[in-house]
Context: one part of a larger RNA
Molecule: large-subunit ribosomal RNA, domain VI
Organism: Myxococcota bacterium
């Protein structure tokens, strides 16, 4: 830019992609069949295996913004108690989030058309013949069916719901240009922001407000803070005490920023 005003929702589905796998067990059955050995079709019923999707309640993994040990060595005057280097110094753990090794689900099934093959009726050709006419039956394949995209499908669709109801002038009478007034429905920009995201884009939210962040207050880790008092030469060890601490998680709570604003988008539509 199209889509013969203009928005802002929901869709049709032309059309395009994806998926299609397969094994063993159990049972019908030691049946049918076979002298025996042996051993089915059809049907039903479970478990798997590779693949694929999607998700984090469980096991696990990472979690350098959490918790704790712990060596050297500097500083905070010194003791305690802390902090900075040192690959995060090393080292145990581990929220949310990402993830597999986890965990949930799929390949189906009807159905229409057929190969190969199988059959019906039937001549040419008094038989005979599945074919010349006509009618069946048949595949993991082919259209459907299942998900996903999908109306730039220019054959640009489809419904539903909002919106706009001014005046003047010159000419080369134009789907034109010019001045005034006007600025609608929406939309952008700005901002806090995300389970969304490389940027963009998509969502939420802008005080009629829980959108971040503080704060509260629980989770949920870590494993029992400091400080004091007991006990011990002392290292430590025990009480206060499920202690202190706690990223990103879960409610609440306008305390702090989402303030005012500007733009675009026009006047009923070849």
């Nucleotide at each position: 830019c199209g889509u013969a005003g203009g928005a802002g929702a929901c869709u049709u589905g032309a059309g395009g992609a994806g998926a299609g796998c397969u094994a063993u067990c159990c049972u019908u059955a030691g049946u049918a069949c076979g002298a025996g050995a042996g051993g089915a079709c059809c049907g039903g019923g479970a478990u798997g295996g590779a693949c694929g999707c999607a998700c984090c309640g469980c096991u696990g993994g990472u979690g350098g913004a959490c918790c704790g040990g712990u060596u050297g060595u500097a500083u905070c005057g010194c003791c305690a108690g802390a902090u900075g280097c040192a690959u995060u110094g090393c080292c145990g753990g581990g929220u949310a989030g990402c993830u597999a090794c986890g965990u949930g689900c799929g390949g189906a099934a009807c159905g229409g058309a057929u190969a190969a093959c199988c059959g019906c009726u039937g001549a040419a050709a008094g038989c005979a013949u599945c074919u010349a006419a006509g009618c069946g039956g048949g595949a993991a394949g082919c259209c459907u069916c299942c998900u996903c995209c999908g109306a730039g499908a220019c054959u640009a669709g489809g419904u539903c719901u909002c919106c706009c109801u001014g005046g003047g002038g010159a000419c080369u009478u134009g789907u034109g240009c010019c001045c005034c007034c006007u600025a609608a429905a929406g939309g952008u920009u700005c901002g806090u922001c995300c389970g969304a995201g490389a940027c963009u884009a998509g969502g939420a939210c802008g005080u009629u407000g829980a959108u971040a962040g503080g704060c509260c207050a629980g989770g949920u880790g870590u494993g029992g803070a400091a400080g004091c008092g007991c006990a011990g030469u002392a290292a430590u060890g025990c009480g206060u005490g499920a202690a202190g601490c706690u990223g990103a998680c879960u409610g609440g709570u306008a305390c702090u920023a989402a303030u005012u604003g500007a733009c675009c988008g026009u006047g009923a539509g070849g």